[in-house]
RNA sequence: GGCCCCAUCGUCUAUCGGCUAGGACACAUCCCUUUCAAGGAUGGAAGACGGGUUCGAUUCCCGUUGGGGCUACCA
Numbered sequence: 001g002g003c004c005c006c007a008u009c010g011u012c013u014a015u016c017g018g019c020u021a022g023g024a025c026a027c028a029u030c031c032c033u034u035u036c037a038a039g040g041a042u043g044g045a046a047g048a049c050g051g052g053u054u055c056g057a058u059u060c061c062c063g064u065u066g067g068g069g070c071u072a073c074c075a
Base pairs, nucleotide, nucleotide: 001071002070003069004068005067006066007065010025011024012023013022018055027043028042029041030040031039048064049063050062051061052060
């Protein structure tokens, strides 16, 4: 240099064009408990960036950025 894959709550992840984006753990408040843990209830929190296609994009396409892998050249 070329090619391929990945990027979603704080973390891990679901989604395969119809989303008001779900779950687990964590966090906050309350309940329970003598206290803590465990348990119960409630709540906040996310689509890397730009553009395109579409009635509608986290999803499809292009580019950029970042990460990973394979490979070639040089040495």